[in-house]
RNA sequence: AUCUUAUCAAGAGCAGGUGGAGGGACUAGCCCGAUGAAACCCGGCAACCGGCGUGUAAACGCACGGUGCUAAUUCUUGCGGAAGCUUUGCUGGCGUUUUCUUCGCCAAAGCAGAGGUUAUCUGGCAGAUGAGAG
Numbered sequence: 001a002u003c004u005u006a007u008c009a010a011g012a013g014c015a016g017g018u019g020g021a022g023g024g025a026c027u028a029g030c031c032c033g034a035u036g037a038a039a040c041c042c043g044g045c046a047a048c049c050g051g052c053g054u055g056u057a058a059a060c061g062c063a064c065g066g067u068g069c070u071a072a073u074u075c076u077u078g079c080g081g082a083a084g085c086u087u088u089g090c091u092g093g094c095g096u097u098u099u100c101u102u103c104g105c106c107a108a109a110g111c112a113g114a115g116g117u118u119a120u121c122u123g124g125c126a127g128a129u130g131a132g133a134g
Base pairs, nucleotide, nucleotide: 002133003132004131005130006129007128008127013042016041017040018039022032023031024030026078028076029075043070044069045068048066049065050064051062052061053060054059074126079123080122081121082120083118085115086114087113088112089111090110091107092106093105094104095103
């Protein structure tokens, strides 16, 4: 590096130390950062694996070991679907008109088309982490 599988809405230092300008994987955004970024140490969170305890089991607990995590939902997003929105035509109502037609205004209940947008819902892609495989 590849494959399988589970999880990704909660939680964790608004005064810890070293360090010095970058960081949030990538794209486009939008953010964080000298009231100090990355990284390392300490602290903390969680409970995936091991361990220990309770239990017939399922499961639960502890947090001792191995990881992990510790701004913003995996910060949003990339490809689809649905919904909402706008708009056009049909449609409906009112007016004009002797009537039909035409024209004007309004509506948004119904059908169809188009458009771009949305931190609305949803599937996927990508990514992260654990456990396993080879």